[in-house]
RNA sequence: GGGCGCUUAGUUCAGUGGACAGAACGUCUGCCUACGAAGCAGAAGGUCGCAGGUUCGAUCCCUGUAGCGCUCG
Numbered sequence: 001g002g003g004c005g006c007u008u009a010g011u012u013c014a015g016u017g018g019a020c021a022g023a024a025c026g027u028c029u030g031c032c033u034a035c036g037a038a039g040c041a042g043a044a045g046g047u048c049g050c051a052g053g054u055u056c057g058a059u060c061c062c063u064g065u066a067g068c069g070c071u072c073g
Stems, first nucleotide, its partner, number of pairs: 001072007010025004018056001027043005049065005
């Protein structure tokens, strides 16, 4: 340098054109308890890597670009 893949909440990941973007774990608050743990109830937390484009509408499709991984030379 060429090819392929990944990037979404603090972490691990779903979601592959539409209706407020979700789960688990974690965090916080309350209940419970002698105190914790466990359990139960609730809450906060996201420019969906970045910039453009297509579309009535983009996390999703297209182009460029950054980072990471694999691979070819």